TPP riboswitch aptamer (THI element) from Deinococcus yavapaiensis KR-236, 100 nucleotides, folded computationally.

[in-house]
Formats: sequence, structure tokens, C1' cells
RNA sequence: UUCGUCCACCGGGGGUGUCUCGCGCGUGCGCGAGGCUGAGACAGACCCCAAGAACCUGAUCCAGUUCAUGCUGGCGGAGGGAGAGUGGGCCUUCCUCCCC
Repeated sequence: UUCGUCCACCGGGGGUGUCUCGCGCGUGCGCGAGGCUGAGACAGACCCCAAGAACCUGAUCCAGUUCAUGCUGGCGGAGGGAGAGUGGGCCUUCCUCCCC
């Protein structure tokens, strides 16, 4: 000094489902309390920013599972998607100098 990686700060981008009970509206929604999965289901938290599966489209998708559900897998070497920020640490490559 380059690549990679980790941390911090600032800036930015996201998602919030499903089931049970109760209450109220007028058949499905709103509120409250619980259960499931998960990092996160409104927490003032969590996750993600090209290193990009955070998240969105496809999707009222397909297969499996479940009380139910993107719950699991496919789709996905598909398409999009917010810093290619600043500072520091570690590792590694290269260069230069000194010594043997």
C1' cells in the first nucleotide's frame, strides 16, 4: 500500500404474519391478553446497505408440514433493492529501506 474481514460513528433502506380467547362494531374489522416460528410480529427495538436472500416482485405460485401461517423447501447461477461514507483493528499481497 492492495484485497479480505471485524468493530464503531453518521447517513440511509426494510418487515410486522398466523391461530385462540375476551370486548366493541356489524360478519369481517378494531382493541386487549395469550400461543407458534423467527434476529425482529410496534419492539423505540431488530435486521440490512453492492461483501447487497435485509426486503420487494413473481405470488391469491408449487411441494411438504401445521391448530394456522413464507412454518420448511423450491422458485433463486430470476429480476429489483438502500453508503460503493468516515475512522480504527486484524490478516494477507506487493513495494522500499536496513542488517545477516
The RNAcentral record of the sequence draws on Rfam. The organism belongs to Deinococcus yavapaiensis, within Bacteria. Model confidence (mean pLDDT): 77 of 100.